The RNA shown here (transfer RNA) has 72 nucleotides and comes from Syntrichia caninervis. It matches the Rfam family "tRNA". By type it is a transfer RNA. Rfam's curators write: Transfer RNA (tRNA) molecules are approximately 80 nucleotides in length. Their secondary structure includes four short double-helical elements and three loops (D, anti-codon, and T loops). Further hydrogen bonds mediate the characteristic L-shaped molecular structure. tRNAs have two regions of fundamental functional importance: the anti-codon, which is responsible for specific mRNA codon recognition, and the 3' end, to which the tRNAs corresponding amino acid is attached (by aminoacyl-tRNA synthetases). tRNAs cope with the degeneracy of the genetic code in two manners: having more than one tRNA (with a specific anti-codon) for a particular amino acid; and 'wobble' base-pairing, i.e. permitting non-standard base-pairing at the 3rd anti-codon position. The gene name in the source record is tRNA-Met-CAT-22-1. The RNAcentral record of the sequence draws on GtRNAdb.

[in-house]
RNA sequence: CACGAUGUAGUUCAAUGGUAGAACACUGGCUUCAUAAUUCAGGGGUUACGGGUUCAAAUCCCGUCAUCGUGA
Numbered sequence: 001c002a003c004g005a006u007g008u009a010g011u012u013c014a015a016u017g018g019u020a021g022a023a024c025a026c027u028g029g030c031u032u033c034a035u036a037a038u039u040c041a042g043g044g045g046u047u048a049c050g051g052g053u054u055c056a057a058a059u060c061c062c063g064u065c066a067u068c069g070u071g072a
Stems, first nucleotide, its partner, number of pairs: 001071007010024004018055001026042004048064005
């Protein structure tokens, strides 16, 4: 330099253009003499960033950034 992949909650990951979710973690309750475990509830999101298409975008298109891979 060229090509490709990935980017979503604190972490690991889902989500066929139509309400952004799960597990673990975190907080509180229940339970216990106490802790852990169990169980119930709760908080937490500018879907990397900027534009475009669309009635509607995490999803489609363009660009930028970061990480990784391949080639030179």